[in-house]
Context: one part of a larger RNA
RNA sequence: CGGAGGAAAUUUGAGGGAGCCUGUUCCUAGUACGAAAGGACCGGAACGGACAAACCUAUAGUGUACCAGUUGUCCCGCCAGGGGCAUCGCUGGGUAGCUACGUUUGGUUGAGAUAACCGCUGAAAGCAUAUAAGCGGGAAACUCGUCCCAAGAUUAGAUUUCCCUCCCAAUAGGGCUUAAGGUCCCUUGUAGACCACAAGGUUGAUAGGCUGGGUGUGUAAGUCCAGUAAUGGAUUGAGCUAACCAGUACUAAUAGACCGUGAGG
Numbered sequence: 001c002g003g004a005g006g007a008a009a010u011u012u013g014a015g016g017g018a019g020c021c022u023g024u025u026c027c028u029a030g031u032a033c034g035a036a037a038g039g040a041c042c043g044g045a046a047c048g049g050a051c052a053a054a055c056c057u058a059u060a061g062u063g064u065a066c067c068a069g070u071u072g073u074c075c076c077g078c079c080a081g082g083g084g085c086a087u088c089g090c091u092g093g094g095u096a097g098c099u100a101c102g103u104u105u106g107g108u109u110g111a112g113a114u115a116a117c118c119g120c121u122g123a124a125a126g127c128a129u130a131u132a133a134g135c136g137g138g139a140a141a142c143u144c145g146u147c148c149c150a151a152g153a154u155u156a157g158a159u160u161u162c163c164c165u166c167c168c169a170a171u172a173g174g175g176c177u178u179a180a181g182g183u184c185c186c187u188u189g190u191a192g193a194c195c196a197c198a199a200g201g202u203u204g205a206u207a208g209g210c211u212g213g214g215u216g217u218g219u220a221a222g223u224c225c226a227g228u229a230a231u232g233g234a235u236u237g238a239g240c241u242a243a244c245c246a247g248u249a250c251u252a253a254u255a256g257a258c259c260g261u262g263a264g265g
Base pairs, nucleotide, nucleotide: 001152005163006162007161008160009159010158011157015149016148017147018146021049022048023047024046025045026044027043033038051106052105053104054103055102059100060099061098062097066093067092068091069090070089071086072085073084074083075082076081110144111143112142117137118136119135120134164264166175167174168173176262181259182258183257184256185201186200187199188198189197206252207251208250209248210247211246212245213244216240217239222235223234224233225232226231
């Protein structure tokens, strides 16, 4: 821009894409078969491999915004307590998120028409013949079925709901009006390169803050006690705690502007 008014939702599916894998063991059964050695079809079950998707409860990794220990040096006047730098200085752990080495799930079952192949009935050709008329069986291949996209499918589909019912002039143009709905703008994340998408904008829990909880770390500082001291003990499962879960309008989403019209060839 189109889809013959505008808008918000819900959809159909022409068409396209993805997927389609396979092993071992057991039962049937040491049965059929076979002199023996050996050893099934059919049917059923269990456990796997590779591949794929989703996810983070558990396991594991990361986690330079969390906690602790510790070395050197500089600084906060000194002690104590801290801060900077040294690969995040090094080391031990670790929330959310993101991941796999982890968890869960998947290929199934089925329908149709068939290939090779196997048949029934059956003439031409008194027989025979699966074929000439006719009727069956038969594969991971084909068409469906499963999952995803999909009406620019210009053949532009369908359904539901919402909205607009001016004036002067009369192919110009001017005036009035601006619906439903949407956007700008702002707070953001389940989204994300931008855009888009999604949640919100005071009739508000959208983000921050605060409060409570959780999680992590592992017993803070100060004071007191013991010891000459290093240090140990008590207060104390203390103090601190990111991205997590709730609550709470304290702060910021203010105020506003714009698009979209007037009943539709």
Predicted 3D model of a 265-nucleotide part of an RNA (large-subunit ribosomal RNA, domain VI) from an Acidobacteriota bacterium. Its mean pLDDT, the model's own confidence on a scale to 100, is 90. The full RNA is in RNAcentral, with records from ENA. Its Rfam family is "Bacterial large subunit ribosomal RNA".